[in-house]
Context: one part of a larger RNA
RNA sequence: UUGCAGUUAAAAAGCUCGUAGUUGAAUUUUUGGCCUGGGGAUCUGGUCCGCCUAACGGUGAGAACUUUUUUCCCGGGCCUCCUUUCUGGGGGUCCCGUCUGCACUUAACUGUGUGGGCGGGGGAACCAGGACUUUUACUUUGAAGAAAUUAGAGUGUUCAAAGCAGGCAUACGCUUGAAUACAUUAGCAUGGAAUAAUAGAAUAGGACUUUGGUUCUAUUUUGUUGGUUUUCGGGACUGAAGUAAUGAUUAAUAGGGACGGUUGGGGGCAUUAGUACGUACAUGUCAGAGGUGAAAUUCUUGGAUUUUGUACAGACUACCUGAUGCGAAAGCGUUUGUCAAGGACGUUUUCAUUAAUCAAGAACGAAAGUUAAGGGAUCGAAGAGCAUUAGACACACUCGUAGUCUUAACCAUAAACUAUGCCGACUCGGGAUCGCGUCUAUUCGUCACGAAGGACGCGGCACCGUAUGAGAAAUCAAAGUUUUUGGGUUCUGGGGGGAGUACGGCUCGCAAGGCUGAAACUU
Numbered sequence: 001u002u003g004c005a006g007u008u009a010a011a012a013a014g015c016u017c018g019u020a021g022u023u024g025a026a027u028u029u030u031u032g033g034c035c036u037g038g039g040g041a042u043c044u045g046g047u048c049c050g051c052c053u054a055a056c057g058g059u060g061a062g063a064a065c066u067u068u069u070u071u072c073c074c075g076g077g078c079c080u081c082c083u084u085u086c087u088g089g090g091g092g093u094c095c096c097g098u099c100u101g102c103a104c105u106u107a108a109c110u111g112u113g114u115g116g117g118c119g120g121g122g123g124a125a126c127c128a129g130g131a132c133u134u135u136u137a138c139u140u141u142g143a144a145g146a147a148a149u150u151a152g153a154g155u156g157u158u159c160a161a162a163g164c165a166g167g168c169a170u171a172c173g174c175u176u177g178a179a180u181a182c183a184u185u186a187g188c189a190u191g192g193a194a195u196a197a198u199a200g201a202a203u204a205g206g207a208c209u210u211u212g213g214u215u216c217u218a219u220u221u222u223g224u225u226g227g228u229u230u231u232c233g234g235g236a237c238u239g240a241a242g243u244a245a246u247g248a249u250u251a252a253u254a255g256g257g258a259c260g261g262u263u264g265g266g267g268g269c270a271u272u273a274g275u276a277c278g279u280a281c282a283u284g285u286c287a288g289a290g291g292u293g294a295a296a297u298u299c300u301u302g303g304a305u306u307u308u309g310u311a312c313a314g315a316c317u318a319c320c321u322g323a324u325g326c327g328a329a330a331g332c333g334u335u336u337g338u339c340a341a342g343g344a345c346g347u348u349u350u351c352a353u354u355a356a357u358c359a360a361g362a363a364c365g366a367a368a369g370u371u372a373a374g375g376g377a378u379c380g381a382a383g384a385g386c387a388u389u390a391g392a393c394a395c396a397c398u399c400g401u402a403g404u405c406u407u408a409a410c411c412a413u414a415a416a417c418u419a420u421g422c423c424g425a426c427u428c429g430g431g432a433u434c435g436c437g438u439c440u441a442u443u444c445g446u447c448a449c450g451a452a453g454g455a456c457g458c459g460g461c462a463c464c465g466u467a468u469g470a471g472a473a474a475u476c477a478a479a480g481u482u483u484u485u486g487g488g489u490u491c492u493g494g495g496g497g498g499a500g501u502a503c504g505g506c507u508c509g510c511a512a513g514g515c516u517g518a519a520a521c522u523u
Base pairs, nucleotide, nucleotide: 004493005492006491007474008473012490014364016362017361021357022356023355025250026249032079033078034077035076036075037074038073039072040071041070045066046065047064048062049060050059051058052057084131085130086129087128088127089126093122094121095120096119097118098117099116100115101114102113103112104111135197136196137195138192139191141189142188150181151180154164155163166175167174168173207243208242209241210240211239212238213237214236216234217233254354255351256350257349259346260345262343263342267339268338269337270336273317274316278312279311280310281309282308284306288299289298325332326331369410370409371408372407373406374405379403383399384398385397421489422488423487425481426480428465429464430463433460434459435458436457437456438455439454440453442452443451444450445449469476470475495523496522497521504516505515506514508513
């Protein structure tokens, strides 16, 4: 590993990218015929052995022997080829021709069988020397694998755990053991060629055959010695011709790209709008206003609160707003413009395995917080006050600093939740809805078309019902297809606390802190 679990009990990294790693679509020689060997079963007869019978014959059993039929299993060879090829040895035999011995035969050296010699042609039964050869995994068999241990055979240690002994005699002697299995990885040899990789011919610098040229080189033979040049043999380089079915697998309900009309509160920048809150100014009125459970702090004839009209400022984006959309997540909601990007759909477009998931590494990452600028309307940690109260350094009320907003940098965490990794396949119904497309004998309109309705096809966010499925249940079309356990791949968990603490570490951070991360002890 086989063989755990991860919604809620411990446990899916916040999210995406991504290298190593792991995994990865289908496709290429199949199918026949002939000959032959071994084994099993079955059928038929015979032999052997019983029983009955005077005999013929009949009957029964069989792990005995054998013949025939049918059928099954395991092989071998050939048709249809390399068991790579060449050069030397080497010799098993096979064929042809010829000579010859013996036996039989013929009218005949006619023919048959069996030996021997010679010549020629086919070689593989293995030696050793070149030239080349796609390479592995996997699996079969064999050799090799120290004993003891383990499993296990034999054996009356009195039984047994053990031990490797022992047994039989006429106690002269004789005689049997001390098996066998397992022994995984690596290595060696061997058969197989399914499965999984790997390589090959696309600018042919490809294969095979023939042939020409250039160049190097050495032996043998020309009576001998020496020289030159050929022929021939072996390298190397190069040209030409010929042969061939000459050589590019599909186009994955895998993936990427192009194109087309769309779609969205996706992103950046600029622009623009809305009311509200606050403040200021002007205006009208006059005694309270705020606030609360009740009050008070607070503001008010220097006119508060309230009414009306302006202006400014900063923030926010009601209704529309939905179990609707977009985005990797965090997140995203006034108008318009602009910039680049994305999904889905459509496609008789293109490439052709380019893919999936991912240690390391990288980008983004709410709120709070930090640094430096700006801005400071609202709300509002800290703080102040008034209440409440036994107390009230809380809740309630009035103020109010940091902050809340923007820019430039950090930080890297959240109940970052669907508390549910990602990719792929399959398994029940239903009606809505968003995007795109196709079809439509209906209706309407501004009638090349659009809108509404309907039926389909993809892709979304969800929902309802149900369960022959799952689950401890709640519940779940996934949390199903799981003891009938294996589609691929990553991460995490192993009783509760101590503790996400201490110590240590990090080319982390300005800090706050982040990441990694125990133990004693306790229960």
RNAcentral holds the full RNA, with entries from ENA and SILVA. A computed fold for a 523-nucleotide part of an RNA from an uncultured fungus, annotated as small-subunit ribosomal RNA, central domain. Rfam family: Eukaryotic small subunit ribosomal RNA. The family is grouped with related families in Rfam's "SSU clan".